[in-house]
Source information:
The RNA shown here (transfer RNA) has 73 nucleotides and comes from a Candidatus Uhrbacteria bacterium.
């Protein structure tokens, strides 16, 4: 320098053809218990790496950039 992959909640990951984002663990509150754990119920938490574009509408399509990993030179 060129090419590929990845970036979504505190952590690990889904989201298959565009229609205002979910699962597990964890966290908070309540119940059960003398208490803890376990179990049950309810809840909080993300504008999807950054900036643009297309579209009525973008995590999803297009472009550039950033970071990590891999391959080639």
């Nucleotide at each position: 320098c060129g090419g590929g992959c990845u970036a979504u909640a505190g952590c690990g990951c889904a989201g298959u053809u565009g229609g205002u984002a979910g699962c597990g663990c964890g966290c908070u509150u309540c119940g059960u218990u003398c208490g803890g754990g376990a179990c049950g119920a309810a809840g909080a938490g993300g504008u999807c790496g950054u900036g643009g574009g297309u579209u009525c509408g973008a995590a999803u399509c297009c472009c550039a950039c950033u970071a990590g990993c891999c391959c080639g030179a």
Rfam family: tRNA. From the family's description: Transfer RNA (tRNA) molecules are approximately 80 nucleotides in length.